[in-house]
């Protein structure tokens, strides 16, 4: 880097450093000199994998712990993006089409994270 599987409306921030960006991309909308990104320290959340303990007939399903490896700690993955449905709408040209709206629903795509594989 690619592929496969699972999850993504819950949860959890202070200090230092630094000095203008950040929220993947595009559009929107936000965050940011009352200090962005980055890096460091400490703290926390969660329970994906390993581990330990418990555990239906099985040491399997499952449960607990949070020791190890990751991850995460503004906003639903911030919203939308493609397809379908619902609601709403009533303008324009014209007689049948087309377009704009909605933190409404379903599915997908993309992305992120974990585990496994190449």
């Nucleotide at each position: 880097u690619u592929c496969u599987u699972a999850u993504c409306u819950a949860g959890a921030g202070a200090g230092g450093u630094g000095g203008a960006g950040g929220g993947g991309c595009a559009g929107g909308c936000c965050c940011g000199g009352u200090g962005a990104a980055u890096c460091c320290u400490c703290g926390g959340c969660a329970a994906c994998a390993g581990g330990u303990u418990c555990g239906a007939a099985a040491g399997u399903a499952g449960a607990a712990c949070a020791c190890u490896g990751u991850g995460c700690c503004a906003a639903a993955u911030c919203c939308u993006g493609c397809g379908g449905g619902a609601c709403a709408g009533c303008a324009u040209a014209u007689a049948u089409a087309u377009a704009a709206g909605u933190a409404c629903c379903c599915g997908g795509a993309a992305g992120a994270u974990a585990a496994g594989a190449a």